[in-house]
Order: sequence, then C1' cells, then structure tokens
RNA sequence: AUAACUUACUAGGGGAGCCAAAAAGGCUGAGAGGAGGUUCGACCUCGACUCUUAUUACUUGAACCAGAUAAUGCUGGCGAAAGGAAGUAAAAUUAUUCCUCA
Repeated sequence: AUAACUUACUAGGGGAGCCAAAAAGGCUGAGAGGAGGUUCGACCUCGACUCUUAUUACUUGAACCAGAUAAUGCUGGCGAAAGGAAGUAAAAUUAUUCCUCA
C1' cells in the first nucleotide's frame, strides 16, 4: 500500500409458512404479524428481524424430484442455475506486496 474480516453512518432490498375446537399453544426459522390506519383486500405506513454484489437475504423454475413429518420449502437435491438491493468512514487483527535500517 492492497485485500479480507469487524463496526458505525447514510441509503436501499426482503419474507411472514405449516398444524391446531383457529383460542391457548405446537413445528421450522434471524424473523412466521408488535403498533397505527383503512375503501375491510394481510391493502397501506411504521416497527422488529435480516440482507445489500453474491456458492447462506429473498424471488423464479415449482402445484418440481427424493426422504422425513401430525403437517409444512421440514431436510436434501435442483444450485457455483436464472434474477436480486451499496456507498462512505474508522481501529484492531490476518494475509500479500513494496521500501528503509540492522
């Protein structure tokens, strides 16, 4: 000096499934609906959580394939697939390169 990692700021992206006398609650998950509004459409806004250049946000293929489960994107495959939202600043650490001194 560069890169990685981490954090902060600003800006932006994203989903909300399955079971259940639908209630309490149970499953997976970071998150499975906390607040307000509404033309009553999970429609809008905010919040929480998470992701932001990419083999881990999320979407599509997909009413896909295999397995498991009370059931479900529950697990694996597909999948380094096709898409997908970024800039700035800073300390330490690590790696690499260059220079100086002994």
Molecule: TPP riboswitch aptamer (THI element)
Organism: Fusobacterium sp. FSA-380-WT-3A